[in-house]
RNA sequence: CCCUUAUCCAGAAAGGCAGAGGGAACGGCCCGAUGAAGCCAAGCAACCGGCCCAGGCGCAUUCAGCGCCGGAGGCAAGGUGCUAAAUCCGGCCUCUCCCCAGGUUGUGGGGGAGAGGAAAGAUGAGGG
Numbered sequence: 001c002c003c004u005u006a007u008c009c010a011g012a013a014a015g016g017c018a019g020a021g022g023g024a025a026c027g028g029c030c031c032g033a034u035g036a037a038g039c040c041a042a043g044c045a046a047c048c049g050g051c052c053c054a055g056g057c058g059c060a061u062u063c064a065g066c067g068c069c070g071g072a073g074g075c076a077a078g079g080u081g082c083u084a085a086a087u088c089c090g091g092c093c094u095c096u097c098c099c100c101a102g103g104u105u106g107u108g109g110g111g112g113a114g115a116g117g118a119a120a121g122a123u124g125a126g127g128g
Base pairs, nucleotide, nucleotide: 001128002127003126004125005124006123007122008121015040016039017038021031022030023029026090027089028088042083043082044081047079048078050075051074052073053071055069056068057067058066059065087120092117093116094115095114096113097112098111099110100109
């Protein structure tokens, strides 16, 4: 860097250092000297791994047990991740509704709202 797959409306900073930027990109709209990024500490979550527990299957058995599967259960000091706003919102497609313009009646035009999906992105796990 590429591929596959799961998740993305919950949760978490009244700390220390540091000093101007940050929210992926673009367009918006925001955050920021009442202190951005970054680092440390703290916290959240539970994807991977670990431990405990319910349940199922197989084996074994005098008693006791061993192995595998497995949950929308619990713990959490291991590996990541995360700690403004729904992935902050939108951009492409579909459906529904509203407004405007036009008006040879029928198909079309412009704007907006809601819902669903896609694309892109992020993170985990696996692979190249």
SAM riboswitch aptamer (S box leader) from a Chloroflexota bacterium, 128 nucleotides, folded computationally. The prediction has a mean pLDDT of 79.